[in-house]
Record summary
Predicted 3D model of a 114-nucleotide RNA (SAM riboswitch aptamer (S box leader)) from a soil metagenome.
């Protein structure tokens, strides 16, 4: 910096013991144990396995694509839609103050792969 995904899924033990859900703002979770490591769980990004096509050359291999199983290696998650909004269009309440709802997009931002 590029590309993909982010409205499914895991709610369980143990050791510690006050915070914590990135930051504003809300809203909220928490000694009925936050959170943070370890186990156990989820999922299935990427290799690894099967198989289909297409390509290439030495004819049984490399190579792309593209399905499928597995959870065997590498991450990754495990409260709320990424918990919710801010920026921009669009509608619609109420009625002159800005609020409220909704849908759409962007921004930020998480994870993978490059």
């Nucleotide at each position: 910096c590029u590309c993909a995904u982010c409205c499914a899924g895991a709610c369980g033990g143990g050791u510690g013991g006050a915070g914590g859900g990135a930051a504003c703002g809300g809203c909220c979770c928490u000694a009925c144990g936050a959170c943070a490591c370890c186990c156990a769980g989820c999922a299935a990004c990427c290799g690894g396995c099967a198989g289909a096509u297409g390509a290439u050359c030495u004819a049984g291999a490399u190579u792309a694509u593209c399905u499928g199983a597995c959870g065997c290696g590498g991450u990754g998650c495990c409260a709320a839609c990424u918990c919710c909004g801010g920026c921009a269009g669009g509608g619609a309440g109420a009625c002159u103050a800005g609020c409220u709802c909704c849908c759409u997009g962007a921004a930020a931002g998480a994870u993978g792969a490059g």